A computed fold for a 101-nucleotide RNA from a Gemmatimonadota bacterium, annotated as TPP riboswitch aptamer (THI element). The RNAcentral record of the sequence draws on Ribocentre. NCBI's taxonomy places the organism under Bacteria, Pseudomonadati, Gemmatimonadota.

RNA sequence: UCCCGGCGACAGGGGUGCUCGCCCGACUGCGGCGAGCUGAGACCACACCCUUUGAACCUGAUCCGGCUAGUACCGGCGAAGGGAGUCGACAUGGACUGCGU
Repeated sequence: UCCCGGCGACAGGGGUGCUCGCCCGACUGCGGCGAGCUGAGACCACACCCUUUGAACCUGAUCCGGCUAGUACCGGCGAAGGGAGUCGACAUGGACUGCGU
């Protein structure tokens, strides 16, 4: 001097499903309330998660396999394609350089 990790500040990105019951309406639809399932988050919470060493999240996807009450959930897909960051101080670690011995 640079890098990784952690910390702080400000800024930015993202998701909000599935099942059952009741009510309104009623040809179908649409909407509201409650309960249950998974999860960090499913009441758009100033909450949660993620920010390029990027699986937060989107496309593929009404995909494939499993499981289940379930288009949820688990896995594959995935060395696929996209996807939102700068600064600061600290000092443990790593690399390089200079000086001295």